[in-house]
Context: one part of a larger RNA
This record gives sequence, structure tokens and C1' cells, in this order.
RNA sequence: CUGGGCGUAAAGGGUACGUAGGCGGUUUUGUAAGUUAGAUGUGAAAUCCCAGGGCUCAACCUUGGAACUGCAUUUAAAACUGCAAAACUUGAGAUCGGAAGAGGAAAGCGGAAUUUCUAGUGUAGAGGUGAAAUUCGUAGAUAUUAGAAGGAACAUCAGAGGCGAAGGCGGCUUUCUGGUCCGAUACUGACGCUGAGGUACGAAAGCGUGGGGAGCAAACAGGAUUAGAUACCCUGGUAGUCCACGCCCUAAACGAUGAGAGCUAAACGUCGGGUCUUAGGAUUCGGUGUUGGAGCUAACGCAUUAAGCUCUCCGCCUGGGGAGUACGGUCGCAAGAUUAAAACUC
Repeated sequence: CUGGGCGUAAAGGGUACGUAGGCGGUUUUGUAAGUUAGAUGUGAAAUCCCAGGGCUCAACCUUGGAACUGCAUUUAAAACUGCAAAACUUGAGAUCGGAAGAGGAAAGCGGAAUUUCUAGUGUAGAGGUGAAAUUCGUAGAUAUUAGAAGGAACAUCAGAGGCGAAGGCGGCUUUCUGGUCCGAUACUGACGCUGAGGUACGAAAGCGUGGGGAGCAAACAGGAUUAGAUACCCUGGUAGUCCACGCCCUAAACGAUGAGAGCUAAACGUCGGGUCUUAGGAUUCGGUGUUGGAGCUAACGCAUUAAGCUCUCCGCCUGGGGAGUACGGUCGCAAGAUUAAAACUC
């Protein structure tokens, strides 16, 4: 390389869009590039193979044949692929009417709670723990009442519920905006699928500039615990967490399961529509769960949301360590990210 694989053994790219490329629905006609069949030419010799011959045999040498699975020209075929033309409606889209939703962005508003401050009542403790202490408090704490300030998060509803490509999204209102589903259609007519590079998005932490800072809290300090305790527990506490703009681009980014399409038993929930209804329900389309059959699987298990049976395209794997490291390249302000070996060793 081929082959075999990728839920858990090595292996699905974090996700989407999309360029080149690859692949591509139904019918008719034509063409003959691929394809198939025949013919002709060529495919040096040697080698390989087969049948003989010669060295006493063999290796070796030698004669003949076959073969050289290829290429070119030509004749023909027209099923399939391609190409050209014409047509179709099932794929895809479109139009109209409905529906649900924490989908996204911006602005405004709300109440509970924590903290702090001010004022009142009030007096000796309060905090905290396994037990304590650090800590706070007669300069009046804790508790309680009233008021004010400020920031962050949105109890109940809430659900194995919903939405989103993924990351993710949860108080209320308004504005702008994306997608999905259902029903109908007399529209377009294959416009499709995938997608190397590429582009965009991408939790948390981190970085830059400027704000903000209630609570929480890396670092840090103190108190405990302990043989020690650079920890677990406690009292404090700074970055950070929040906002705006710009970077970073990684996660057990997980369903550890790439995208699209077709086919293949059932049963029970649940979410959003449609139809029928005797109002119990039945049925149909789309999502989301549980159980389970055939089948698959090393087993576990998966099982119409497949890990079943097939097709198309992409990504990835090839013993463990060395190592997701070194060097080089690219990107980044940096942290670092990405691409990615070898010696050696078992």
C1' cells in the first nucleotide's frame, strides 16, 4: 500500500456554512468518451512457463511452442456511466393559512434575599465548630423596626418539559430578528447530498483597555487539626466572577456514537400540530424518552432517534513508552494553540 476498523479495546473533526472535488431521482431520443465483442498491427532478445535435445546427472546451455494479461488502428453493439436535446414530479425549494418555544440582539422595568450606611428600641454577648480559636461587640454588637445605597442572580411555575448547528439558553415588558413543525396549493422543475482547503460561531479559565464590585472566592494572612498539614474545617481576603470593546480557540466541547438517504416487529409514556369522534378515545405528521423482537456485538449492550440491512461523501486509527513532546512552519500581546517526528526502549 492493500485489508480491516472507529459507543466502551487505537480511532468521529467542538459545531455549522460552503469552494474545488466525489456522488446523484423518473422517462424518451440521439451520440459513442468510458464499457463490451471481433479483426489487424505491434508487444526486441533474454528471463518465467510447457514439450524436446546437449554436457555421465544436475546447475548450465540449446530448439520449438505458449505467454507477454499492454498499446494503437479498425468494424460492430447500445444495457449501464458520461455527454447533448426534450419532458416529468416523488427529492429540494416556493406560495398561502395556522402553531409552539429559557432560539438570538438591544432597551426599559420588578420583587425576594445578601451586604453596607443612617435613625429608633434594647443589653451582653454574638459568630463559628466534631470541639475550639482567630474574628465582631459597652466607642453599644447580635436581635428587631423604619429608611437609603449598590451590585449580582432570577425561588415557586419547572417537567426523563421546550428551543438552538454546537457551545448553550430560565423574572417581566417592548422593539428588531433566525430557525422548526402542521395543513393546503392549479408554482419552479433535480435547482440535490457530502465537502479537502477556506470562513463563521465556539463553555470555563486566561489576556488587553476602560468601567463596576453586593455576594462568592484562586493567591495570600490568621485560627484550628496533625508527627508534620504549604490541605480538608473556621475567620478574613485580592485577582476573578459582572458590563463594553478587542483577543484567546481549548474541554470527559460526550450520545465518548460524522453528515445525508432508503428499507426493516411490537408495547408504553411525553411535547407541538392536523383529521374523525358516541367526548371515553381513535388515527396521522414532526420531536423527545422507556421497554423490547429479528438482526448485530468480544461482551456489555444497541435495537425505526440502530451499534440492524444497504448506498454516497468527509474525518480519523494501525503495539506500549518516548510524545501530543522536540525541531521547523503558521497563529497569538502573552499564556499558549495548531501541524507534528526520530533516536532509544519494552
Molecule: small-subunit ribosomal RNA, central domain
Organism: Alphaproteobacteria bacterium